Source information
The part of an RNA shown here (large-subunit ribosomal RNA, domain I) has 544 nucleotides and comes from Porphyromonas gingivalis. Lineage of the source: Bacteria > Pseudomonadati > Bacteroidales > Porphyromonadaceae > Porphyromonas. RNAcentral holds the full RNA, with entries from ENA. Its Rfam family is "Bacterial large subunit ribosomal RNA".

Context: one part of a larger RNA
């Protein structure tokens, strides 16, 4: 030196565990802000570095409700102290709330500098206390002075404007990825869209969203890769309205007057909203007069939820154990046999669970009910031809949107040009052109069915169990790395209970061992469940 045993040292796999995480369902909430936000800095504690609370009234103050013994967070010590006259805690309301920050008197290398006016303390220096940005909008004065509103933050969803490329086409170039990442704008709890110039075809439909079909169909396409509808049908949900204009009136102002108005523009009010065309105006007949009915806007109440809580059945002996919930014997509840916890496995020990009950206060919804607006009751025929959205529709050129890449290409949007008609009108049924038919364009509004989750509460998991589940089960966006922008770890578990090992011994020793002792257990002793492998070792056999 080698192989075997045994017995340890190291390591920290594995096993068990859960304190975090993922991933959905119901349901809330969907905003916070110049009344200074989100986020920070600095303070703050008997003693106090860190975090968590708070703000010079600071780990807290005031009120009212709740609630019944402890109590001075994390935080296990010590010292002081509070608390049945109700402390702590919990909910609702209120008071302070430095300084930074949109930050907003001025400045500036955040958390600091340095001012103007009133005021107030003051010898002076200096100290308080309040106001002083900026845009917009409205009013308003002899002189611009007053008021409202914005400003920034937020995770996803929406609208609208910009807008790639890696890729696929087995290369590429039109095509695709993709009207995608990604950037501005801007808004809501939804946001868009919406009450036919629509579909459809000789039958009919009857706003707009969504979702299932239709259908990978019909198209489109370097007819390549690929994109990719709609009619119709079934469903959720369901809702429709207002102006401009004719015509009437009132008021300003201008012009013009024979001073008697006339006219015109603005403004307001009435009046009116449609396609079997409505509407003004004239005229006829009816009725006529508000009673009623009706709404998405107003208020207010009763009420119901939230945000604290309250009550809440039923088991014991005996064995084994360190410990009973385990076994064994009898036995109980149950509108509660959901969970978790208790010294193992507990319906009947706790906490809860089933039911039931509660609010001084705040907040949401919210009937009957009260105004007050609208509408609907309220028509019908007849002349008349006044009104029914104009640089619009169309059309040239040039783009872009529709599945549709210019195609035979309709239709919608427009940088440019050019440019109608006026109900005897004017759009469209996918080239054009007749018939037919179907609609009424160049003004608005609009609820629910949809889409998503920064956060609350309640629950779920053939989802993870510390190399896994968020990067982060632990004081994680931390440490540490980068001028920066950014990048980003690692790191759980003594025991049921600290009973965390008084005391002695070696030892310089606040190291380490060794007895005692506690404990079921200590090869559970804090480098603490378990404690695999590599590795290193000490005895013992055997072999060289």
């Nucleotide at each position: 030196g080698g192989c075997a045993g045994a017995c340890g040292g190291u390591g920290g796999a594995u096993g068990c565990c859960u304190a975090g995480g993922c991933u959905c369902u119901c349901g809330g909430a969907g905003g916070c802000g110049a009344a200074g936000a989100a986020g920070g800095a600095c303070g703050u504690g008997a003693u106090a570095a860190g975090c968590u609370g708070c703000g010079a009234a600071a780990a807290g103050c005031u009120g009212c409700g709740g609630g019944g013994a402890u109590c001075g967070g994390c935080a296990c010590a010590u010292a002081c102290g509070a608390a049945u006259u109700g402390a702590u805690c919990c909910g609702c309301a209120g008071a302070u709330a430095u300084c930074c920050g949109a930050a907003u008197g001025g400045g500036g290398c955040a958390a600091c500098c340095c001012g103007u006016c009133a005021g107030g303390c003051c010898a002076a220096g200096g100290c308080c206390u309040g106001a002083c940005a900026c845009a917009u909008g409205a009013a308003u004065u002899g002189a611009u002075u007053u008021c409202a509103u914005g400003a920034g933050c937020g995770a996803a969803c929406g609208c609208g404007g910009g807008g790639a490329a890696c890729u696929g086409a087995a290369a590429c170039a039109u095509c695709u990825c993709a009207u995608u990442a990604c950037c501005c704008g801007u808004a809501g709890g939804a946001g868009a869209a919406g009450a036919a110039a629509a579909c459809a075809a000789a039958a009919g439909u009857g706003a707009u969203u969504c979702c299932c079909u239709c259908a990978g169909u019909a198209g489109u396409g370097g007819c390549g890769a690929g994109c990719g509808a709609a009619c119709g049908g079934g469903g959720a949900u369901u809702a429709g309205c207002c102006c401009a204009a004719a015509c009437c009136g009132g008021c300003u102002u201008u012009g013009u007057u024979u001073c008697g108005g006339c006219a015109a523009a603005g403004u307001c009010g009435g009046g009116g909203u449609a396609a079997u065309a409505g509407g003004a105006c004239u005229u006829c007949g009816a009725c006529a007069a508000a009673a009623g009915u009706u709404u998405a806007a107003u208020g207010a109440u009763a009420g119901a939820u939230a945000u604290a809580g309250g009550a809440g059945a039923a088991c014991c002996u005996a064995c084994u154990g360190g410990a009973a919930a385990g076994u064994a014997u009898g036995g109980c509840c149950g509108a509660a046999g959901a969970g978790c916890a208790u010294g193992a496995a507990a319906g009947c020990u706790g906490c809860g669970u089933a039911u039931c009950c509660g609010a001084c206060a705040u907040a949401u919804c919210g009937a009957a009910c009260a105004a007050u607006a609208g509408a609907c009751g309220a028509c019908g025929g007849a002349g008349c031809a006044c009104c029914u959205g104009a640089g619009u529709a169309g059309c040239g050129c040039g783009g872009g949107a529709c599945a549709c890449g210019a195609g035979a290409c309709a239709u919608c949007c427009u940088g440019u040009g050019u440019g109608a008609a006026u109900u005897g009108g004017c759009g469209g049924g996918g080239c054009c052109c007749a018939u037919c038919c179907c609609g009424u364009a160049a003004g608005g509004c609009u609820a629910a069915a949809u889409a998503c989750u920064c956060c609350c509460g309640a629950g779920a998991g053939a989802c993870c169990g510390a190399u896994a589940g968020u990067g982060a089960a632990c004081c994680a966006g931390u440490a540490c790395c980068g001028u920066g922008a950014g990048g980003g770890a690692a790191a759980g578990g003594u025991g049921a209970a600290a009973a965390g090992a008084a005391c002695c011994u070696c030892g310089a020793a606040c190291a380490g061992a060794g007895g005692a002792g506690u404990g079921c257990a200590a090869u559970a002793g804090a480098c603490c469940c378990u404690g695999a492998a590599c590795c290193c070792g000490u005895c013992u056999g055997c072999c060289u």